[in-house]
RNA sequence: CGCGGAGUAGAGCAGUGGUAGCUCGUCGGGCUCAUAACCCGAAGGCCGUUAGUUCGAAUCUAACCUCCGCAA
Numbered sequence: 001c002g003c004g005g006a007g008u009a010g011a012g013c014a015g016u017g018g019u020a021g022c023u024c025g026u027c028g029g030g031c032u033c034a035u036a037a038c039c040c041g042a043a044g045g046c047c048g049u050u051a052g053u054u055c056g057a058a059u060c061u062a063a064c065c066u067c068c069g070c071a072a
Stems, first nucleotide, its partner, number of pairs: 002070006010024004018055001026042005048064005
């Protein structure tokens, strides 16, 4: 240099064009003599960056950045 894959909440992952969700974790409350478990609620991400297409983009396209793999 070439090819492929990945980048979404603190962590791990869904979401194939129409207001971004799940589990764990964190915080508050309930329950308990107390802790764990369990139950209820909340905060936290405008989706790697910049452009393009579209009435509308996490989703399609292009370039770039980072990581992983294959080949050499």
About this RNA
This is a predicted structure of a 72-nucleotide RNA (transfer RNA) from an uncultured bacterium. Model confidence (mean pLDDT): 83 of 100. It was read from a public genome assembly. It matches the Rfam family "tRNA". Rfam links the family to the GO term triplet codon-amino acid adaptor activity. It is annotated as a transfer RNA.